[in-house]
RNA sequence: GGUCGCUUAGCUCAGCUGGUUAGAGCGCCUCGUUUACACCGAGGAGGCCGUUGGUUCGAAUCCAUCAGCGACCA
Numbered sequence: 001g002g003u004c005g006c007u008u009a010g011c012u013c014a015g016c017u018g019g020u021u022a023g024a025g026c027g028c029c030u031c032g033u034u035u036a037c038a039c040c041g042a043g044g045a046g047g048c049c050g051u052u053g054g055u056u057c058g059a060a061u062c063c064a065u066c067a068g069c070g071a072c073c074a
Stems, first nucleotide, its partner, number of pairs: 001073007010026004019057001028044005050066001052064003
């Protein structure tokens, strides 16, 4: 330098063919339980989906661009 893939919650990841209000596990907080901690049970907070633009009545989802990460080729 070229090709391809990925970027969604603190972490690991879903999200089908564009269409209600974006989800799970772990973690975190509160309460219950315990002498206390852990486990367990109940509840809760936390994301406008990497950037910028475009298409569309409507975009996490389609297209372009830039950035970051990874694999392969040179």

Predicted 3D model of a 74-nucleotide RNA (transfer RNA) from a Candidatus Woesebacteria bacterium. It was read from a public genome assembly. It matches the Rfam family "tRNA". Rfam describes the family as follows. Transfer RNA (tRNA) molecules are approximately 80 nucleotides in length. On this family, see Lowe and Eddy, Nucleic Acids Res 1997: "tRNAscan-SE: a program for improved detection of transfer RNA genes in genomic sequence". The coordinates come from a structure-prediction model, not an experiment, and the mean pLDDT is 80.